Predicted 3D model of a 1421-nucleotide RNA (small-subunit ribosomal RNA) from Candidatus Nomurabacteria bacterium RIFCSPHIGHO2_01_FULL_39_9.
The sequence was found in a public genome assembly.
[in-house]
RNA sequence: UUACUGAGAGUUUGAUCCUAGCUCAGGAUGAACGCUGGCGGUGUGGAUAAGGCAUGCAAGUCAUACGGAACAUUCUUCAGAUUACAUCAAAAGGAAUGUUUAGUGGCAAACGAGGCAGUAACACGUAGGUACUUCCCCCAAAGUCAGAAACAACUAGUCGAAAGAUUAGCUAAUAUCUGAUAUGUCUUUGGAUGAAAGAAGCAAUUCGCUUUGGGAAAGGCCUGCGGGCUAUCAGCUAGUUGGUGGGGUAACGGCCUACCAAGGCUAUGACGGCUAGGAGGCGUGAGAGCGCGACCUCCGUCGAUGGGACUGAGACACGGCCCAUACACCUACGGGUGGCAGCAGCCGAGAAUAUUCGACAAUGGGCGAAAGCCUGAUCGAGCGACACCGCGUGACCGAUGAAGUCCUUCGGGGCGUAAAGGUCUUUUAUGAGGGAAGAAGGGGUAAAACCUUGACGGUACCUCAUGAAUAAGGGGCUCCUAACUCUGUGCCAGCAGGAGCGGUAAGACAGAGGCCCCAAGCGUUAUCCGGAAUUACUGGGCGUAAAGGGUGAGUAGGCGGUUUUAUUAGUCUUCGGUUAAAGACCCGAGCUCAACUCGGGAAGUGCCGGGGAAACGGUAAGACUUGAGGGCGCAAGAGGUGCACGGAACUCAUGGUGUAGGGGUGAAAUCCGUUGAUAUCAUGGGGAACACCGAAAGCGAAGGCAGUGCACUGGUGCGUACCUGACGUUCAAUCACGAAAGCGUGGGCAUAAAAAAGGAUUAGAUACCCUUGUAUUCCACGCCCUAAACGAUCUUGACUGGCUUUUCGGAGUAUCGACCCUCUGAGAGGCGAAGCUAACGCGUUAAGUCAAGCGCCUGGGAAGUACGAUCGCAAGAUUAAAACUCAAAGGAAUAGACGGGGACUAGCACAAGCAGUGGAACAUGUGGUUUAAUUCGAUGGUAAACGAAAAACCUUACCAGGGCUAGAAAUCCAGUCGAAGAGUAGAAGAAACUUUACUCGUCGCAAGACGGCUGGACAGGUGCUGCAUGGCCGUCGUCAGCUCGUGGUUUGAAUUGUUCCCUUAAGUGGGGUAACGAGCGCAACCCUCGUUGUGUGUUAUACGUGUCACACAAGACUGCCCGGCCCAAAGUACAUAAAUUUAUUUUUUGUGUUUUUUGGGCUGGGAGGAAGGAGAGGAUGACGCCAGGUCAGCAUGGCCCUUUGAUGUCCUGGGCCACACACAUGUUACAAUGGCUACUACAACGGGACGCAAUGGUGCGAGCCGGAGCAAAUCCUGAAAGGUAGCCUCAGUUCGGAUUGGAGUCUGCAACUCGACUCCAUGAAGCCGGAAUUGCUAGUAAUCGCGGGUCAUCAUACCGCGGUGAAUACGUUCUCUAGUCUUGUACUCACAAUAAAAGCGCGCAGCCGCUUAGUUUUCUA
Repeated sequence: UUACUGAGAGUUUGAUCCUAGCUCAGGAUGAACGCUGGCGGUGUGGAUAAGGCAUGCAAGUCAUACGGAACAUUCUUCAGAUUACAUCAAAAGGAAUGUUUAGUGGCAAACGAGGCAGUAACACGUAGGUACUUCCCCCAAAGUCAGAAACAACUAGUCGAAAGAUUAGCUAAUAUCUGAUAUGUCUUUGGAUGAAAGAAGCAAUUCGCUUUGGGAAAGGCCUGCGGGCUAUCAGCUAGUUGGUGGGGUAACGGCCUACCAAGGCUAUGACGGCUAGGAGGCGUGAGAGCGCGACCUCCGUCGAUGGGACUGAGACACGGCCCAUACACCUACGGGUGGCAGCAGCCGAGAAUAUUCGACAAUGGGCGAAAGCCUGAUCGAGCGACACCGCGUGACCGAUGAAGUCCUUCGGGGCGUAAAGGUCUUUUAUGAGGGAAGAAGGGGUAAAACCUUGACGGUACCUCAUGAAUAAGGGGCUCCUAACUCUGUGCCAGCAGGAGCGGUAAGACAGAGGCCCCAAGCGUUAUCCGGAAUUACUGGGCGUAAAGGGUGAGUAGGCGGUUUUAUUAGUCUUCGGUUAAAGACCCGAGCUCAACUCGGGAAGUGCCGGGGAAACGGUAAGACUUGAGGGCGCAAGAGGUGCACGGAACUCAUGGUGUAGGGGUGAAAUCCGUUGAUAUCAUGGGGAACACCGAAAGCGAAGGCAGUGCACUGGUGCGUACCUGACGUUCAAUCACGAAAGCGUGGGCAUAAAAAAGGAUUAGAUACCCUUGUAUUCCACGCCCUAAACGAUCUUGACUGGCUUUUCGGAGUAUCGACCCUCUGAGAGGCGAAGCUAACGCGUUAAGUCAAGCGCCUGGGAAGUACGAUCGCAAGAUUAAAACUCAAAGGAAUAGACGGGGACUAGCACAAGCAGUGGAACAUGUGGUUUAAUUCGAUGGUAAACGAAAAACCUUACCAGGGCUAGAAAUCCAGUCGAAGAGUAGAAGAAACUUUACUCGUCGCAAGACGGCUGGACAGGUGCUGCAUGGCCGUCGUCAGCUCGUGGUUUGAAUUGUUCCCUUAAGUGGGGUAACGAGCGCAACCCUCGUUGUGUGUUAUACGUGUCACACAAGACUGCCCGGCCCAAAGUACAUAAAUUUAUUUUUUGUGUUUUUUGGGCUGGGAGGAAGGAGAGGAUGACGCCAGGUCAGCAUGGCCCUUUGAUGUCCUGGGCCACACACAUGUUACAAUGGCUACUACAACGGGACGCAAUGGUGCGAGCCGGAGCAAAUCCUGAAAGGUAGCCUCAGUUCGGAUUGGAGUCUGCAACUCGACUCCAUGAAGCCGGAAUUGCUAGUAAUCGCGGGUCAUCAUACCGCGGUGAAUACGUUCUCUAGUCUUGUACUCACAAUAAAAGCGCGCAGCCGCUUAGUUUUCUA
């Protein structure tokens, strides 16, 4: 220098930060399951039942160790045959050669192959050690002499079903034995002991054999260190620990034995229990770690289970032996046989794991001199997508963007160059042809030549041909997490890893289209690591989230002041050895690449050994005084224990005075009292607690400690620097103390008081309140051992700005002394720098910065529970889990909302008044009921004279009946007609509609227009959803609030501004202020009324002018004068602090008080004026809340109806007007402040041509006749209450007018259901209204009439107009509503209600079951 090197997210909340758990994204597997599946290479494949196994094979070989046997060939003897000779030849015998082989013998069989049951151990790993052994192999030395007796085989018998056994006889050897000799071994140095085998070859020679020494390699034994869980396992041990003698072994050793001694191990975890083969390595991870121990390699161990030895160099032996056991098989029942955890294969169990294959061609092993034989080791093939790697399923063009399908805003868009079509290619596939490497050896020969060996396999590979031909799926698409729409469904069906989706518009269910990811695979499940700093060594915490032990003393252990010397097991450094191979990493090479394989290198944090260093630590020795302790002097204190004493209060007793109450409460009652209480006085007794001092104080380790005195006693502080010389600190185990309650024994008992009783309260009241009252409270002794035992804060030491209060000491200054002042220690408090903290907060008494030690925590619940153990008289305490269940539980802070929280303020909110409602009758609306229909909507306030400013038809949406169906009305296209049709009259009919007669029956040159009909697109719907919506509206509320930008604060949600003080109707204004500004609201601008002026105009007119209307202008305000309160600025005087100064003074600055002037805000009064403090009224309604109201005013998404039985549309009639009842809003009344009759005054807003209508006439009247005038300041439209006069005289009336009868008028096609009005008659309820409740603060309430809209007719409703014209407001405690600030909160669909389940106990009743005494009945024998 380069390279390598660490990612988070979802989920608690209305939102935030933190804590904490759960879940996900990644990688991996000897996997399994689901869907799918073209090829090849390389690997890999019984993880469960160390369960059981049929069948075949997996260990033999040597004839050059040996005696036989069999066969073949040759030779030989020969009966015989043929015969001229040559010759042929059976059987038997002999010899030789070759082959095969049961047996004796040698070697191998202890390797190789398999499994992981056991084992927590010297089993393994690593590093060392030596009291040892070794067949075969290598090197060296020496030897290989002389003899002998047997046993198999074999022969002849016997027994047995078989397996097999047994008797007699013969025989060989490299089998066995004896003797000799020897380098050897032992030794007391005298001696003793101790080997051998031959075979092949003509021979040379080769192969053997015996002994010794050495080597190589392999093994035995021993040791240090290392690696599981559990203390709810704390003590274990008798060959146990050691010694001596002996035995035993290849070898040391209690390995074994006899005797002796009493040891050995253990909180650094013995002993016990559970689990487990160990390692190299593998997976993951940035690493440290964590998990695992398949395949391959090393070690161990096992071979049905348990035990034992034999042989051998080696075994206590997988395919050897013996015994026992279980299981299985054969059997003639007497007896035998067997061990797949070798390779295949079978059964079983299981989610699940392969062929009863080929070959010894290669590599390796055994035997052999060799050829060779054996080898389920091995090499290969087969099966399985089980894993990794590679290849393919085509490539390039191709837009009328085809058809089809999906979506659509209906225009179009997507699938999509995708397909079709065209031009190519041929990996793969199929067919044909060719065709390996892997082979080295072996035979043969004097040497060669030469011959011969391939399971895989006619395989890999190569060439040619055919033809896009043979080859794509799985999962997902709300967020985490890449990828979206439609349809169906409607909290159903279903999904889901977590959060969570689904209740009619589901991107989350199901299907489809499209898209995303991976791909011969893709998903799911299981398990491991990671993320998880969620056990924290790297790398966490404990005030309130989980977490400091109740407190102290103190052992083991941990840690430890200054200095000197020496040393070096810790530490550091250097060198050497080792850390198997494979794997991993780097470089390179071989298979076409890769996976895979091969070669080389580097690394390997560990252990061992050698050398070096001495700072730190340890050890040893010495010194020091500052840590610690002691001495001396002084001091404070509810520190502890015991004894004694005191006064107040309380209660009890006795006596006196005294009389009717006392006591208690929110109010009462139980209770006490005429047998004399309470009250009061006196005397006496008793127990418990100690007012004032007293405190934020003091003391103690904590719990805790309070009248006074005495005795005993613990600790502490200060001063001094006299002594010791690190003696310190922390602290498992252990010990001691430990409030209250509780327990035991014995006392005591005044008060208070669990339990209990009674009285109240209450729906209930097992409570709160009251009257009583036992245990207890008190004392002594003994237990218990827990508390919110709290500062929710462990102990010790060090360091890090301050200010202030207080307790106990000391020193200095000062003073006669005290006080004061300054400094310095030890405690106890408050506020706060830095810093810390999630925040709150802490802050020299740390929760800051460091050090040492101990205790404790790891999601919530189950649970501080169960079991076990220890302690306890008991109650119980200590220690302390799991199954199961949830996705949270939690801390701090924030904004709201709420409160039977607080402070302040406002409102016809209350209060003070006036008039009402609620009672009556009627009108209107609503509920309910009824009905064919009584159309629909509105339902606390914020529905109910509301939509509706007019339901007889129409309206009309409802009901019954009768009709129409491209439609009653709209648009477009095509065709056709102009006698289509319209009007009048008539017929049937309820009408719509149908039909008859008559009259008329288009324009244009043309294209065409217009009208009708037919056909096709379409219409129509007051049908549903106001919880899909727009628009509009109601409400809080004309309340004063609601926000924003920039800046500041905070990790953040948020906050500041908007809080505070004064003020206002007002977030109105002023002051102050980390805020400065701004917006929507408030106010103002707008309209009406009130005063004046000017101008203009209609109208009236007596022509001067006036009234009215309109426009413009003036006027009011924050202006002028006087007073009060508050704030700010400037100046004067005084006091005080700091700086300056040596000090006082002076000077400067700051603070406080007083006073003057000026300015500002608010407030009381006055002048002028029509009007005075917003002059009165209206319009105007912030951000938002109530899923408030309206799909029926309108508009509109979606859904629904519509084919001649329509939810469309036309018509007639009916209904919306019903009527036991309930509610709401009104009208008229109940009368004399009144009613009736007569007479008589004074308005305003308005309306009028399809209209308003005068004068006149007529009718009792509603009206009628008639029609002047008026498109209006011109004409029309009688005001009433009031006034004057009379009657009525307190009654159901000369009040009241309902209801009903009769007669009429008007409107209208039409007043029956169902109109309004008039006249005559009738004359109901009602005599002022229960609980409760409404409106109104001045031209208001109340009262009186008038007009308008709607409208053919119809107003007690609605909207307006004027006339007459009051009463009261002390005040804000209460009710309701609203606002601001603050406080609490476990609430946030936001304070209001409620639900459900389960456990335990008691009582009562019923039912069932079991058992049963007695009695009775029936049946049966």
Record summary:
Rfam family: Bacterial small subunit ribosomal RNA.